[in-house]
RNA sequence: UGAUCCCGCGCGGGAGAGAGGGGCUUGUCCCCCGCCGAAGGCGCAACCGGCCCCCGGAACCGCUCAGGCAAAAGGGCCGCGUGGGAUAG
Numbered sequence: 001u002g003a004u005c006c007c008g009c010g011c012g013g014g015a016g017a018g019a020g021g022g023g024c025u026u027g028u029c030c031c032c033c034g035c036c037g038a039a040g041g042c043g044c045a046a047c048c049g050g051c052c053c054c055c056g057g058a059a060c061c062g063c064u065c066a067g068g069c070a071a072a073a074g075g076g077c078c079g080c081g082u083g084g085g086a087u088a089g
Stems, first nucleotide, its partner, number of pairs: 001089001004086010018033001020032004024027001034069003040065001041063003047057004
């Protein structure tokens, strides 16, 4: 110096599902029923790796605890920019 990779930050995009019913003390409230999965979490574990019959990682799969079901906010992931770190060369 550095393709590539990882982490953080900023901007843009970003799905799904009832503007459901009732209560009253009218609140980001309480209760009931119905639903969603893409914050997080958990799990059989697909799959991947290793010193290989054990260990580690782990899904957009599943569960819905949390969260969400007009708007707002959030939002896996994608693009651009930026700061830092690692590495082949």